[in-house]
Context: one part of a larger RNA
Molecule: large-subunit ribosomal RNA, domain VI
Organism: Spirulina sp. CCY15215
RNA sequence: CGCAAGAGUAUUGAGAGGAGUCCUCCUUAGUACGAGAGGACCGGGAGGAACGCACCUCUGGUGUACCUGUUAUCGUGCCAACGGUAAACGCAGGGUAGCCAAGUGCGGAGUGGAUAACCGCUGAAAGCAUCUAAGUGGGAAGCCCACCUCAAGAUGAGUACUCUCAUGGUUUAAACCAGUAAGGUCACGGAGAGAACAUCCGUUCAUAGGCGCUAGGUGGAAGAGCAGCAAUGUUUGCAGCCAAGGCGUACUAACAGACCGAGGG
Numbered sequence: 001c002g003c004a005a006g007a008g009u010a011u012u013g014a015g016a017g018g019a020g021u022c023c024u025c026c027u028u029a030g031u032a033c034g035a036g037a038g039g040a041c042c043g044g045g046a047g048g049a050a051c052g053c054a055c056c057u058c059u060g061g062u063g064u065a066c067c068u069g070u071u072a073u074c075g076u077g078c079c080a081a082c083g084g085u086a087a088a089c090g091c092a093g094g095g096u097a098g099c100c101a102a103g104u105g106c107g108g109a110g111u112g113g114a115u116a117a118c119c120g121c122u123g124a125a126a127g128c129a130u131c132u133a134a135g136u137g138g139g140a141a142g143c144c145c146a147c148c149u150c151a152a153g154a155u156g157a158g159u160a161c162u163c164u165c166a167u168g169g170u171u172u173a174a175a176c177c178a179g180u181a182a183g184g185u186c187a188c189g190g191a192g193a194g195a196a197c198a199u200c201c202g203u204u205c206a207u208a209g210g211c212g213c214u215a216g217g218u219g220g221a222a223g224a225g226c227a228g229c230a231a232u233g234u235u236u237g238c239a240g241c242c243a244a245g246g247c248g249u250a251c252u253a254a255c256a257g258a259c260c261g262a263g264g265g
Stems, first nucleotide, its partner, number of pairs: 001153001005164007015150004021049007033038001051107005059101004066094005071086006112144002118138004165265001167178004183260004188202004207253003210249005216242003223236005
């Protein structure tokens, strides 16, 4: 921009894409078959591989400053306690959320249709024979459907429901312009979203921050007491500290606002 007014919501599915895999074991059955050696079709059950989708409860990885330890050096006057730097974590031990796999769930199913090679039934031309000429069956991981996803720019622009509608100006009408309606956009606070855009949520408020509680992480703070010559240990005390998690709470900030948008189809 189109979909012959302007909007909101829900849909149909023309069409397109994805998936489609394989192995082993048990059983049928040591049966059919075979002199024996060997050894099934069909059917039923179980396990697994790779692949795919999703997720983070578990097992783990990462987690650049969440906790702890520690060396050198500088600083806070000194002790103690802390902070800075050591190549963009000094080194080391752990680790929440998120992301992730090596972790966890699930998937390939089932039921049909038309067929290929091929196998048939009936059957003439051609008194026989013949799956074919008329007619009529079976038959594949392949084709169509079925399963999952997208999908009306499908210009062939579909369908349903709901909402808004007789304002003003130029003007004879048409047309143009302006302010509006339903609705939308910007702006503002954001995240189950995210490169930008988009999507989604938000004062009729838990949207973000703060604060409280809590899950969880680290692992026992400072200060003081006690023991020890001391290093250190121990008690106060599963302490202190804590990011992104959960629940709550209007304390702070979402203010102030601006614009677009039909004219009777």